[in-house]
Context: one part of a larger RNA
RNA sequence: CAGUAGCAGCGAAAGUCGGGUGAGAACCCCGACGGCCUGAAGAGCAAGGGUUCCUCGGCACUGUCAGUCAGCCGAGGGUUAGCCGAUCCUAAGUCUCCUCGUAAGACGCGGGAGACGAAGGGGAAACUGGUUAAUAUUCCAGUGCCGCUCCACAGAGAAAGCCGACGCCCGAGGAAACGUCGAGCUGGGCAAUCGCCCAGUCGAACCGGGGAAGGUCGUGGACGCCGUCAUGGCAAGAAGCGAUCGAAGCCCGGGAGAGGGAAACUCGACGGUACCUGGGGCCCGUGAAAAGGCGAGUGGAGUGAUCGUACCGAGAUCCGACACAGGUGCUCGGCCAGAGAAAGGCAAGGCCUGU
Numbered sequence: 001c002a003g004u005a006g007c008a009g010c011g012a013a014a015g016u017c018g019g020g021u022g023a024g025a026a027c028c029c030c031g032a033c034g035g036c037c038u039g040a041a042g043a044g045c046a047a048g049g050g051u052u053c054c055u056c057g058g059c060a061c062u063g064u065c066a067g068u069c070a071g072c073c074g075a076g077g078g079u080u081a082g083c084c085g086a087u088c089c090u091a092a093g094u095c096u097c098c099u100c101g102u103a104a105g106a107c108g109c110g111g112g113a114g115a116c117g118a119a120g121g122g123g124a125a126a127c128u129g130g131u132u133a134a135u136a137u138u139c140c141a142g143u144g145c146c147g148c149u150c151c152a153c154a155g156a157g158a159a160a161g162c163c164g165a166c167g168c169c170c171g172a173g174g175a176a177a178c179g180u181c182g183a184g185c186u187g188g189g190c191a192a193u194c195g196c197c198c199a200g201u202c203g204a205a206c207c208g209g210g211g212a213a214g215g216u217c218g219u220g221g222a223c224g225c226c227g228u229c230a231u232g233g234c235a236a237g238a239a240g241c242g243a244u245c246g247a248a249g250c251c252c253g254g255g256a257g258a259g260g261g262a263a264a265c266u267c268g269a270c271g272g273u274a275c276c277u278g279g280g281g282c283c284c285g286u287g288a289a290a291a292g293g294c295g296a297g298u299g300g301a302g303u304g305a306u307c308g309u310a311c312c313g314a315g316a317u318c319c320g321a322c323a324c325a326g327g328u329g330c331u332c333g334g335c336c337a338g339a340g341a342a343a344g345g346c347a348a349g350g351c352c353u354g355u
Base pairs, nucleotide, nucleotide: 015033016032017031018030019029020028034352035351036350037349042332043331044330045329048312049311052310053077054076055075056074057073058072062070063069082145083144084308085307086306088122089121093116094115095114096113097112098111099110100108101107126143127142128141129140130139146304147303148302149301150300151299152298153297161294162293163292167282168281169280170279172277173276174275178271179270180269181268182267183266184201185200186199187198188197189196190195202259206254207253208252209251210250214245215244216243217242218241219240224234225233226232260265283287318327319326334346335345336344
């Protein structure tokens, strides 16, 4: 030359108005309206990350613009456990040592011993409420439970047996949660006379009792009976009758004149899953092991260490050089209509930063 020529890119969605703060506001905060997500863009975990969590103070950097904001910078604070998990057990398998064979091995479908190996398998025991700016089954309140040690009492049984302990598919019975409908009650909204609509109507572990299927024993003694949704059962003893064992996240009572709620703090019907019980089908596939537990009493006292615990868990805290339209395991999963976890619309909740 010139603040001139030029201006690709800013990575899938919705913001607008008013107010606040501030030197400065499209994008920081508040309010209203509008909109987006519904097997998620909501909620709870694991892996991984490693302070990113909370509060105060900042804006040189990072943020594809700006920034008073922030996962950025500075400072301070924050993670509390006998009962959640690790710790213990074994799994495929891994490691170390010893030993046999050789002159020598790193070799051997050799032998033996020890240790490791699951925060998703097995497993002693915790629930409800409250509380912090940030932790909570951990703190606090209340109410429970387990192991170990000791004491007292009971007892002489103690180790046989059983549990742990298991495939896939089908259908049967019981059944929380949850949903729908109806009624009562409480509160709210509309309407102001009829009435309609919305929300709520709660309450754990644990202790005691109940509890079906099925099993076992006794009795009984069939002459074709009994029985299932279906297959079936029977003198090696059917039905019937009696006894006994026997389940649930089940029912009732206690827990609880705990707690929670502003208050009410009830009831019925139907649907329905977890969970529990028993049955059937399939297999050239037959569906772990060990620790440990039960068997094996009652009451009381003492004791229970160590490690993890914040936060994200993702269209910005993980893996992809990035605040990257990719990738990443498990659980919950309401309503309308539906075969459905589909498509569509909507609650709860979240978001307008797929910056």
Large-subunit ribosomal RNA, domain III from Halalkaliarchaeum desulfuricum, 355 nucleotides, folded computationally. Lineage of the source: Archaea > Methanobacteriati > Methanobacteriota > Halobacteria > Halalkaliarchaeum. The full RNA is in RNAcentral, with records from Rfam.